[in-house]
RNA sequence: GCCCUUGUAGCUCAGUGGCUAGAGCGGUCGCUUCGUAAGCGACAGGUCGCGAGUUCAACUCUCGCCAGGGGCU
Numbered sequence: 001g002c003c004c005u006u007g008u009a010g011c012u013c014a015g016u017g018g019c020u021a022g023a024g025c026g027g028u029c030g031c032u033u034c035g036u037a038a039g040c041g042a043c044a045g046g047u048c049g050c051g052a053g054u055u056c057a058a059c060u061c062u063c064g065c066c067a068g069g070g071g072c073u
Stems, first nucleotide, its partner, number of pairs: 001072007010025004018056001027043005049065005
């Protein structure tokens, strides 16, 4: 230098162009208990890596850039 791949909540990850962007774990609060753990319920937490383009509509498609991983020379 070129190619492939990944980037979504604190962590691990889902998300087939259209529904309010979701799950598990973790956090907070509550219920339960003599108390703790476990269990149950609720709540909070997101510039969907950044910018542009296509489209009536983009986390999703296209281009550029950034970062991680892998490969080639």